[in-house]
The prediction has a mean pLDDT of 76. Predicted 3D model of a 98-nucleotide RNA (Glycine riboswitch aptamer) from Qipengyuania polymorpha. It was read from a public genome assembly, where an Rfam model found it. It matches the Rfam family "Glycine riboswitch aptamer". Rfam's curators write: This family represents the bacterial glycine riboswitch.
RNA sequence: CAGGCGCGCACGGGAGAGCCUGUGCGGGGACACCCCGCGCAGCGCCGAAGGAGCAACCGCCCCGGAAACUCUCAGGCACUUGGGACCGUGCGCUGCCA
Numbered sequence: 001c002a003g004g005c006g007c008g009c010a011c012g013g014g015a016g017a018g019c020c021u022g023u024g025c026g027g028g029g030a031c032a033c034c035c036c037g038c039g040c041a042g043c044g045c046c047g048a049a050g051g052a053g054c055a056a057c058c059g060c061c062c063c064g065g066a067a068a069c070u071c072u073c074a075g076g077c078a079c080u081u082g083g084g085a086c087c088g089u090g091c092g093c094u095g096c097c098a
Stems, first nucleotide, its partner, number of pairs: 003097003006093008018043001020042010044077003050073001051071003057065003
């Protein structure tokens, strides 16, 4: 110096699950009723922000660290939008491999 790891930023990719029921408000319509949007309640469901639990395993034994497994507190469930673990590329940081 190149590279790898770690952290951050940018870009790209990125799943799942009710366009359910009732109700309130606003709007529209051929005004029985239906449709659209927003909110609330209920039930059903999803897991890949976060959180929690167990554990293979690791450290070495005071105990601790640990998942994409499990639970759903949170979050989410038409299209769209937003979020999104994780993956790829680029840039940067100051540390480690040294």